The part of an RNA shown here (small-subunit ribosomal RNA, 5' domain) has 540 nucleotides and comes from an uncultured bacterium. Its mean pLDDT, the model's own confidence on a scale to 100, is 81.

[in-house]
Context: one part of a larger RNA
RNA sequence: AACGAACGCUGGCGGCGUGGAUAAGACACGCAAGUCGAACGGGACUACUUUCGGUAGCAAUACCGAGAGUAGUUUAGUGGCGAACGGGUGCGUAACACGUGGGCAAUCUGCCGAGAAGUGGGGGAUAGCUCGCCGAAAGGCGAAUUAAUACCGCAUAUGAUCAGUGAAGACAUCUUCACGACAUUAAAGCCGGGGCAACCUGGCGUUUCUCGAUGAGCCCGCGGCCUAUCAGCUAGUUGGUGAGGUAACGGCUCACCAAGGCUAUGACGGGUAGCUGGUCUGAGAGGACGACCAGCCACACUGGAACUGAGACACGGUCCAGACACCUACGGGUGGCAGCAGUCGAGAAUUUUUCUCAAUGGGGGAAACCCUGAAGGAGCGACGCCGCGUGGAGGAUGAAGGCUUUCGGGUUGUAAACUCCUGUCAUUUGGGAACAAUUUGCACACGUUAACUGCGUGGGCAUUGAUAGUACCAGAAGAGGAAGAGACGGCUAACUCUGUGCCAGCAGCCGCGGUAAUACAGAGGUCUCAAGCGUUGUUC
Numbered sequence: 001a002a003c004g005a006a007c008g009c010u011g012g013c014g015g016c017g018u019g020g021a022u023a024a025g026a027c028a029c030g031c032a033a034g035u036c037g038a039a040c041g042g043g044a045c046u047a048c049u050u051u052c053g054g055u056a057g058c059a060a061u062a063c064c065g066a067g068a069g070u071a072g073u074u075u076a077g078u079g080g081c082g083a084a085c086g087g088g089u090g091c092g093u094a095a096c097a098c099g100u101g102g103g104c105a106a107u108c109u110g111c112c113g114a115g116a117a118g119u120g121g122g123g124g125a126u127a128g129c130u131c132g133c134c135g136a137a138a139g140g141c142g143a144a145u146u147a148a149u150a151c152c153g154c155a156u157a158u159g160a161u162c163a164g165u166g167a168a169g170a171c172a173u174c175u176u177c178a179c180g181a182c183a184u185u186a187a188a189g190c191c192g193g194g195g196c197a198a199c200c201u202g203g204c205g206u207u208u209c210u211c212g213a214u215g216a217g218c219c220c221g222c223g224g225c226c227u228a229u230c231a232g233c234u235a236g237u238u239g240g241u242g243a244g245g246u247a248a249c250g251g252c253u254c255a256c257c258a259a260g261g262c263u264a265u266g267a268c269g270g271g272u273a274g275c276u277g278g279u280c281u282g283a284g285a286g287g288a289c290g291a292c293c294a295g296c297c298a299c300a301c302u303g304g305a306a307c308u309g310a311g312a313c314a315c316g317g318u319c320c321a322g323a324c325a326c327c328u329a330c331g332g333g334u335g336g337c338a339g340c341a342g343u344c345g346a347g348a349a350u351u352u353u354u355c356u357c358a359a360u361g362g363g364g365g366a367a368a369c370c371c372u373g374a375a376g377g378a379g380c381g382a383c384g385c386c387g388c389g390u391g392g393a394g395g396a397u398g399a400a401g402g403c404u405u406u407c408g409g410g411u412u413g414u415a416a417a418c419u420c421c422u423g424u425c426a427u428u429u430g431g432g433a434a435c436a437a438u439u440u441g442c443a444c445a446c447g448u449u450a451a452c453u454g455c456g457u458g459g460g461c462a463u464u465g466a467u468a469g470u471a472c473c474a475g476a477a478g479a480g481g482a483a484g485a486g487a488c489g490g491c492u493a494a495c496u497c498u499g500u501g502c503c504a505g506c507a508g509c510c511g512c513g514g515u516a517a518u519a520c521a522g523a524g525g526u527c528u529c530a531a532g533c534g535u536u537g538u539u540c
Stems, first nucleotide, its partner, number of pairs: 001539003005536005012388006018381002025344003030340002034081003039078002042075015088299003098223007107216002112212008120154001122152002130143005162180001164179006189204006225271003232262003237259008274296004278289004301322005324335004352378001354377003360374001361372004391421004401412004425481001427476005440462003444458005484529005489510003495524005505512002
């Protein structure tokens, strides 16, 4: 000098930060990932139209019941996209994990952007609903029936794959083009507009291919801990051939063959540890550390495994095993806070079971909008840094009191009282934001178009604030509500009295105390910092 600190005494306000370092211990409760009805068939409700029947009426008509259609709202299910992001933690890991610089002629990439070509014609099911059955529940079984942008064939194909030949290029396995061969691989609709109809047309989507962008995977050089009281280690081990596997290279895996490979420049083993940008310190060189923020990695009760998918071997998915906990009708089931709050536990020690999606960002949707404990805010803690205040000026009989004294005095001390002011902060009254627009809605103009159908662009009007009646501004009142902690022998700024008497005690080091203690305890005074001051711990 520093700190994610703790402890003691004390404590006025604000801003910005920051807050489970220990038990990767166990967790009650709530929330943290949904969304789309413009993919689909149903259900429920409402409104309107209409058919039939009944009742009332002479009739128009009214009411009731059943059915059909249209529109709107809502939604369990099928389906799509998302759930692999965001958020948490640091267990493991001494490793291509990280950092840095290269390579992939050895690779993949949903959504997005650009371009090219399409989107033809069929089929069979299944959830849901209904009925029946089993079960305490969780849940399950059977029958009948139905839809799709769900699923499956067929057609089409500038395309994908490829033995071979030729040409051009290159860095070794190669790349491009041409000829050729053989078969195989696509698709889906929805929402509008015009039109009597046929048909025409806009938007979104969907299929195949190419390029890009983004993201990811793999390989290599170099770099960064301790230990030799660890000296030898290794059989898929090192290499080859062939095969399998992967998006892709490779002992990645397997069969066969060879006997290699690493090591004193520290292999192998043991210990410790997430790595980095950086942080702290220091004149620097170095040393120590890796909280917050940012990048990468690893993990998600413990161990293992795959499925789906563009992407996971998946925190709030599945399966198996285990430990633990909970429910049970004892037959069987359920769960995973190292998400945000919160509880217990252990600990010197670490916060609210808060508000809002207004902004930024993310997911879904054509949109409105919905979701978002990401995020934005508020709350708590002097935990840290910074700022402000606790008053200012005058005021001598140098009051009283305290302390001290050589008893004259000295000191506290302009300090107080007293007089005149000021109004920061807090209090109170009133006004009152920015963050909000490239949002959204409405109408309009222009472009596209046959079309004001839709889409795009533009200006106009209106609308949207959790924080918050906060910041800030103005007014009011009154010095009123706001100072402590440590030290005073030397180091080290600051001294006397009383008590004690090697006792009680102090102490960072030297050391002090045994009757005149500036070193113990109290008091007065002084010094240093100040809403803090000290102590302890740790680092330089």
RNAcentral holds the full RNA, with entries from ENA, Greengenes and SILVA.